Model confidence (mean pLDDT): 80 of 100. Transfer RNA from a Planctomycetaceae bacterium, 74 nucleotides, folded computationally. The organism belongs to Planctomycetaceae, within Bacteria. The RNAcentral record of the sequence draws on ENA. Its Rfam family is "tRNA". The family's RNA type in Rfam is transfer RNA. Its family is annotated with triplet codon-amino acid adaptor activity in the Gene Ontology.

RNA sequence: GGGCCUGUAGCUCAAUCGGUUAGAGCAAGGGACUCAUAAUCCCGUGGUUGCCAGUUCGAGUCUGGCCAGGCCCA
Numbered sequence: 001g002g003g004c005c006u007g008u009a010g011c012u013c014a015a016u017c018g019g020u021u022a023g024a025g026c027a028a029g030g031g032a033c034u035c036a037u038a039a040u041c042c043c044g045u046g047g048u049u050g051c052c053a054g055u056u057c058g059a060g061u062c063u064g065g066c067c068a069g070g071c072c073c074a
């Protein structure tokens, strides 16, 4: 330098052929229980879906460029 794959919450991951509120578990927080702690149960917080554009009535999903990581080739 070229090709392919991946990027979604603090972490691990979903989200059907593009479709009507972006969710789950864990962690953190509050509460219940307990003399207290742990465990358990309940609640609810947390997102510019890597960035910038494009297509579309509608984009996490499709297209282009860039960035980061991984693999392969040179």
Stems, first nucleotide, its partner, number of pairs: 001073007010026004019057001029043004050066005